[in-house]
RNA sequence: CGGACCGUAGCGCAGUCUGGUAGCGCGUUCGUCUGGGGGGCGAAAGGUCGCGGGUUCAAGUCCCGCCGGUCCGACCA
Numbered sequence: 001c002g003g004a005c006c007g008u009a010g011c012g013c014a015g016u017c018u019g020g021u022a023g024c025g026c027g028u029u030c031g032u033c034u035g036g037g038g039g040g041c042g043a044a045a046g047g048u049c050g051c052g053g054g055u056u057c058a059a060g061u062c063c064c065g066c067c068g069g070u071c072c073g074a075c076c077a
Stems, first nucleotide, its partner, number of pairs: 001073007010026004020057001028044006050066005
């Protein structure tokens, strides 16, 4: 320098193919069951979907640029 993939809740990920309510598990908080712990059950909070722009009635999803990470190649020695 070129290419591929990845970036979504505190953590791990799905959702992208086929644009149409942002979800799951763990964790956290509250309630409840238990004499207590552990555990079970129920509920809730928590998101600028990496950043900026474009297309569209509508973008996590499509297009462009940029940033970061992983891998491959090239170059150098």
Notes: The RNA shown here (transfer RNA) has 77 nucleotides and comes from a Pseudomonadota bacterium. Rfam family: tRNA. By type it is a transfer RNA. About the family: Transfer RNA (tRNA) molecules are approximately 80 nucleotides in length. Rfam links the family to the GO term triplet codon-amino acid adaptor activity. The sequence is in RNAcentral, with records from ENA. NCBI's taxonomy places the organism under Bacteria, Pseudomonadati, Pseudomonadota.